[in-house]
A computed fold for a 328-nucleotide part of an RNA from a Candidatus Bathyarchaeia archaeon, annotated as large-subunit ribosomal RNA, domain IV.
Its mean pLDDT, the model's own confidence on a scale to 100, is 86.
Its Rfam family is "Bacterial large subunit ribosomal RNA".
Context: one part of a larger RNA
RNA sequence: UCCAAGCAAGGGAAAUCGGCAAAUUAGCCCCGUACCUUAGGUAUAAGGGGUGCCUACGGCAUUCACGAGAGUGGGUGCGGUAGGUCUCAGUGACAAGGGGGUUCCAGCUGUUUAAUAAAAACAUAGGUAGCCGCAAGGCCGUAAGGCUGUGUACGGCUGCUGAAUCCUGUCCAGUGGUGGUACCUGAAGCCUGAUUACAACCGGGUCAAGGGCCACUAAACGACGGGAGUAACUCUGACUCUCUCAAGGUAGCCAAAUGCCUUGUCGUGUAAGUUACGACGCGCAUGAAGGGAACCAUGAGGACCCCACUGUCCCUGCUUGGAACCCG
Numbered sequence: 001u002c003c004a005a006g007c008a009a010g011g012g013a014a015a016u017c018g019g020c021a022a023a024u025u026a027g028c029c030c031c032g033u034a035c036c037u038u039a040g041g042u043a044u045a046a047g048g049g050g051u052g053c054c055u056a057c058g059g060c061a062u063u064c065a066c067g068a069g070a071g072u073g074g075g076u077g078c079g080g081u082a083g084g085u086c087u088c089a090g091u092g093a094c095a096a097g098g099g100g101g102u103u104c105c106a107g108c109u110g111u112u113u114a115a116u117a118a119a120a121a122c123a124u125a126g127g128u129a130g131c132c133g134c135a136a137g138g139c140c141g142u143a144a145g146g147c148u149g150u151g152u153a154c155g156g157c158u159g160c161u162g163a164a165u166c167c168u169g170u171c172c173a174g175u176g177g178u179g180g181u182a183c184c185u186g187a188a189g190c191c192u193g194a195u196u197a198c199a200a201c202c203g204g205g206u207c208a209a210g211g212g213c214c215a216c217u218a219a220a221c222g223a224c225g226g227g228a229g230u231a232a233c234u235c236u237g238a239c240u241c242u243c244u245c246a247a248g249g250u251a252g253c254c255a256a257a258u259g260c261c262u263u264g265u266c267g268u269g270u271a272a273g274u275u276a277c278g279a280c281g282c283g284c285a286u287g288a289a290g291g292g293a294a295c296c297a298u299g300a301g302g303a304c305c306c307c308a309c310u311g312u313c314c315c316u317g318c319u320u321g322g323a324a325c326c327c328g
Stems, first nucleotide, its partner, number of pairs: 001323008010314002014312001019309001027051005036041001038163001052085006059078008086090001098307007105299002110122002126161007137148004165293003169224003174221002176217005183212003189206005225243005252286001253283001264280005
């Protein structure tokens, strides 16, 4: 000096990206227990008190002996009351939750990167859309054949969303899907013409899917504006005008896991707060199943604050065991 432990006056997170690590708490009995809530929970919430041993006397359960029975005399276990007694300390060792508040995300239990990621990722119950009447639809295979399934629409397959609650706005112009179509286009084939002695070549007619055309469809892929003026101080603009689109972002929500400018502005918390929480909103670039908002419980999830606690620190010291190193 390192490794593994133990203790530390006073302070108590000042350490640090961050209380990482350590410390605190701890079992059982009694009292007591808030906000919120899907009324189940939250909850061991929080916060208090007790706990050993000895003696005495009741209670309950059970068992043995004696007895005809009533009962008497014992054993064992549980629990109670009172008196006493010792230590710094009675769940005396071991074992054995630190707690509270706010907020983001995900409803939850579950799953995952065997060997750097356990999560907000995946899944989920629930919602919704599409395909399919079974010799189906979907998947594997060149095929034979096989699976879904010895199942049959209250079923199976596929996509998106992701409990429950309140909801899910406008747009079919583009791309896609579905349906229709008097008409146009539309290959080979078939019919046929001209030329010529025949073929090639050159035409005409017929004509499938598809396309044109017409509709429908957004819980399909997706999209959801700009410029002026205007109210009896000022500001603002309910209102008006105008350009333009398929339609111009509705309900909600926000400097958010989404806001560049930005440490936005105001408030709370601190003596001091780029973080946090509550607001504001012309939002670079929020927004409704690529779901929107809100929320009980849950979480080895992320952020902030408080109490307790502590060698994380002020600021190091000592002790035990081991290793290295030096000397012999």